[in-house]
Context: one part of a larger RNA
RNA sequence: UUGGGUUUAAAGGGUGCGCAGGCUGUAAGGCAAGUCAGUGGUGAAAGCCCUGGGCUUAACUCAGGGAUUGCCAUUGAAACUGUUUUACUAGAGUGUAGUAGAGGACGGCGGAAUGAGUUGUGUAGCGGUGAAAUGCAUAGAUAUAACUCAGAACACCUAUUGCGUAGGCAGCUGUCUAUACUACAACUGGCGCUGAGGCACGAAAGCGUGGGGAGCGAACAGGAUUAGAUACCCUGGUAGUCCACGCUGUAAACGAUGAUCACUCGUUGUUGGCUACUUAGUAGUCAGUGACCAAGGGAGACCGAUAAGUGAUCCACCUGGGGAGUACGUCGGCAACGAUGAAACUC
Repeated sequence: UUGGGUUUAAAGGGUGCGCAGGCUGUAAGGCAAGUCAGUGGUGAAAGCCCUGGGCUUAACUCAGGGAUUGCCAUUGAAACUGUUUUACUAGAGUGUAGUAGAGGACGGCGGAAUGAGUUGUGUAGCGGUGAAAUGCAUAGAUAUAACUCAGAACACCUAUUGCGUAGGCAGCUGUCUAUACUACAACUGGCGCUGAGGCACGAAAGCGUGGGGAGCGAACAGGAUUAGAUACCCUGGUAGUCCACGCUGUAAACGAUGAUCACUCGUUGUUGGCUACUUAGUAGUCAGUGACCAAGGGAGACCGAUAAGUGAUCCACCUGGGGAGUACGUCGGCAACGAUGAAACUC
């Protein structure tokens, strides 16, 4: 490189938007660049292949033919690709009327719990464990009652639920904002799909500046356990966890399954619509979300209309284990580190 692959064996980019590029609906006409056919020229000789001839044969050599898959010119064809003109509505979008939701941003408010403070009642323990001890407590703790303060998280509802491109999103409520679905079929008329680079978003931890700090809690200290115990258990506890702004750019960022389109038996739930009817419900249908299963696929496990089935387009990635996601270089970052990414050697 080809071929073959990418749920779990190596392999789908964390996610989206999108320039270039690749691919691209229906009908009719024009052109004839690609495409196809005919003809002419050229494609040196030698060599190669075929048929004959000459040296006794062969090597060698001579003659004829072929091939030289190409290029140029010319005459045509018009299905497909291309280009152009006209038209269309099944893709895509807009509109109108509804519906849905923990989608996002910024405010306001709420109660339970926890901790702290003050005051009252009250007295000797509390706490913790497998058992203990460190710790707290006669300077009155724990418990209990009232009042006050603080920060964080939102029990029940709550689910095989819902929403979001992914990360993710849950007390109630207001403002702003984005989306999806259904019905109608009014409008535009291919405006589409994918997408190397690029740009944006991107859990947790971490970093910078300024706040905040109840609970929890890396580090750290002490008590236990143990042969030891730099752990598991216990008592404390700093960063952090929270907020604002900025950075980092990684995760088992997982459905370990790229995006889009078309097609392909059935059974049974559920969410949001719509339609019909005999209206408590049933049936049908569209968009999601679950379970089981036929064919088919798969090494098997399993997947099975939400495909890992059958096809099409585009992108990404893999090529034995280790060395190694390392070294060097480059780019990015305040740093931590991230991205790109080998080889020697070895089995």
Predicted 3D model of a 347-nucleotide part of an RNA (small-subunit ribosomal RNA, central domain) from an uncultured organism. The prediction has a mean pLDDT of 88. RNAcentral holds the full RNA, with entries from ENA and SILVA.